Model confidence (mean pLDDT): 83 of 100. Transfer RNA from an archaeon, 74 nucleotides, folded computationally. Its Rfam family is "tRNA". By type it is a transfer RNA.
RNA sequence: GGGCAGGUAGUUCAGUCCGGUAGAAUAGCCGCUUGGCUUGCGGCAGGCCCCGGGUUCAAAUCCCGGCCUGUCCA
Numbered sequence: 001g002g003g004c005a006g007g008u009a010g011u012u013c014a015g016u017c018c019g020g021u022a023g024a025a026u027a028g029c030c031g032c033u034u035g036g037c038u039u040g041c042g043g044c045a046g047g048c049c050c051c052g053g054g055u056u057c058a059a060a061u062c063c064c065g066g067c068c069u070g071u072c073c074a
Stems, first nucleotide, its partner, number of pairs: 001073007010026004020057001028044005050066005
């Protein structure tokens, strides 16, 4: 320098194929349960989706450029 994969909640990841209300687990907080703690159960909060631009009524999703990580080739 080039190819491919990836970047979404504090963390690990789904969702992208086929544009239409952003989700799960775990962590956090509250409540129930207990003599108390743990476990278990229920609830709440937490992300305008790596950045910029474009297309569209509408973009995490499609297009262009850039940044970062991994991997392969040179």